Context: one part of a larger RNA
Molecule: small-subunit ribosomal RNA, 5' domain
Organism: uncultured bacterium
RNA sequence: GGACGAACGCUGGCGGCGUGCCUAACACAUGCAAGUCGAACGGGGAUAGAUUGAAGGUUUACCUGAUAUCUAUUCUAGUGGCGGACGGGUGAGUAACGCGUGAGCAAUCUGCCUUGUACUGGGGGAUAACGUCGAGAAAUCGGCGCUAAUACCGCAUAAUACUAUUAGAUCGCAUGGUCAUAUAGUCAAAACUCCGGUGGUACAAGAUGAGCUCGCGUCCAAUUAGCUAGUUGGUAGGGUAAUGGCCUACCAAGGCAAUGACGGUUAGCUGGUCUGAGAGGAUGGUCAGCCACACUGGGACUGAGAUACUGCCCAGACUCCUACGGGAGGCUGCAGUCGAGAAUCAUUCGCAAUGGGCGAAAGCCUGACGGUGCGACGUCGCGUGGAGGAUGAAGGUCUUCGGAUUGUAAACUCCUGUCAUGAGGGAUAAAUGGCCAGGGCAAUAAUACUGCCUUGGAAUGAUAGUACCUCAGGAGGAAGAGACGGCUAACUCUGUGCCAGCAGCCGCGGUAAUACAGAGGUCUCAAGCGUUGUUC
Numbered sequence: 001g002g003a004c005g006a007a008c009g010c011u012g013g014c015g016g017c018g019u020g021c022c023u024a025a026c027a028c029a030u031g032c033a034a035g036u037c038g039a040a041c042g043g044g045g046a047u048a049g050a051u052u053g054a055a056g057g058u059u060u061a062c063c064u065g066a067u068a069u070c071u072a073u074u075c076u077a078g079u080g081g082c083g084g085a086c087g088g089g090u091g092a093g094u095a096a097c098g099c100g101u102g103a104g105c106a107a108u109c110u111g112c113c114u115u116g117u118a119c120u121g122g123g124g125g126a127u128a129a130c131g132u133c134g135a136g137a138a139a140u141c142g143g144c145g146c147u148a149a150u151a152c153c154g155c156a157u158a159a160u161a162c163u164a165u166u167a168g169a170u171c172g173c174a175u176g177g178u179c180a181u182a183u184a185g186u187c188a189a190a191a192c193u194c195c196g197g198u199g200g201u202a203c204a205a206g207a208u209g210a211g212c213u214c215g216c217g218u219c220c221a222a223u224u225a226g227c228u229a230g231u232u233g234g235u236a237g238g239g240u241a242a243u244g245g246c247c248u249a250c251c252a253a254g255g256c257a258a259u260g261a262c263g264g265u266u267a268g269c270u271g272g273u274c275u276g277a278g279a280g281g282a283u284g285g286u287c288a289g290c291c292a293c294a295c296u297g298g299g300a301c302u303g304a305g306a307u308a309c310u311g312c313c314c315a316g317a318c319u320c321c322u323a324c325g326g327g328a329g330g331c332u333g334c335a336g337u338c339g340a341g342a343a344u345c346a347u348u349c350g351c352a353a354u355g356g357g358c359g360a361a362a363g364c365c366u367g368a369c370g371g372u373g374c375g376a377c378g379u380c381g382c383g384u385g386g387a388g389g390a391u392g393a394a395g396g397u398c399u400u401c402g403g404a405u406u407g408u409a410a411a412c413u414c415c416u417g418u419c420a421u422g423a424g425g426g427a428u429a430a431a432u433g434g435c436c437a438g439g440g441c442a443a444u445a446a447u448a449c450u451g452c453c454u455u456g457g458a459a460u461g462a463u464a465g466u467a468c469c470u471c472a473g474g475a476g477g478a479a480g481a482g483a484c485g486g487c488u489a490a491c492u493c494u495g496u497g498c499c500a501g502c503a504g505c506c507g508c509g510g511u512a513a514u515a516c517a518g519a520g521g522u523c524u525c526a527a528g529c530g531u532u533g534u535u536c
Base pairs, nucleotide, nucleotide: 001536002535003534004533006532007531008530009529010528013382014381015380016379017378018377019375020374027337028336030335031334032333035082036081037080040079041078043076044075045074046073047072048071049070050069051068056063057062089293090292091291098218099217100216101215102214103213104212105211108210109209113206114205115204116203117202118201119200120199121155123153124152130145131144132143133142134141135140161186162185163184164183165182168179169178170177171176191198192197220264226256227255228254231253232252233251234250235249236248237247238246268290269289270288271287272283273282274281275280295316296315297314298313299312318329319328320327321326346372348371349370350369354368355366356365357364358363385415386414387413388412395406396405397404398403419477421472422471423470424469425468429463435457436456437455438454439453440452441451442450480525481524482523483522484521485506486505487504491520492519493518494517495516501508502507
């Protein structure tokens, strides 16, 4: 000199863009953060319409209209499907194939999506909801009975799938791979529909995502020198999507280490960031990639995918409810609270945009996200006026008492109107989808309906009456901080008298202190200026 997720002191006008618990991975009140589909299913409710027409009234063919059935629209607790493995948070652990980089898998899986081929036949038994009975304070649970499905289970059919056998061709770095022949065996499916479609099953291929293996790189100290029995290798088996001591049995006695094993301390890693001419050093907050974690420890289930933040089970600590029998909970999501701390924000608005989940769609959900708010925390921009103005006014300060300086500074004159304030107008971000109208094509008996393409129109904005524009008035509302002995730009007076004090280093202060304190003046930066901390 530069830098910062900074803090502290004094001061503080406006705006744009960023950024904000670095400490206690301490504990958490409250609200929200993952739902959706009725075009999978049986019920239930509401509304409208049609049919029915009990009982009643009475003008005996009319009124009122119970009940039941059907149709349409709509809502939905439950079964079922898809999604809750994404998105969001944090950095505790981890010195590791965790990360980075480069390879390999002839040792692998992959829901949704895309392409292609083939199929989608025929049956069965349950169960929630519901009804009823019961237990419990509650959480919730049990018995009996009824019912549906794209829920569940057999059967049929089937190969380029899988398994076993068979005889070849070809290729490779090895185990071996690829292609093709034959035989036998085994394994599928689900329907809904507005009739346009949407689905289901099997196989092959792609895309995407994931898993595993290896080379190299990846902090400190030897006051850590020896470590290791599933340990190192083999055989066989199990397990996995898959290789492998991953696991088991048996056999052998190996394996690692001064090129630092083992143990210890510290730490998420990277793209990057800061600094530096570079080499390097330091660092890893925001953003992006990967990893790990979700009260602590352990475990599996479901699933294409988890050993699952707002799923399950067990144990523990803690908190809460209780009728004392028993139950409930997990903010390292967004806000917010207590606490800790030098220190870090609103219990805000909206799904309008972008993206995600579900759905045929309308749409619903989305504290992701988009916004607004708070903080000079940073950075950038703007302003606090401009021009003229010497009787060089008054006042202050100094003085050699002549004057000098503050100083064109002020007053005064003439202007301007940025920002702020008030008033008026007023956006871009929003056009996809859906809706309405027209045209074309396909399909059709059809100018219904439907699908596709296309033209036009209307509707849809949290931010926001914001940005921006115009007008109005009046210099009116807007300057401080540090320093002035040398380093280092900037000097005098008064007070004090080795006292009080200053200080980054050298050092000042003991009676004329440019170094302390005050004042005037000056210098530097400026909505900031200094100090402290860390780092180059």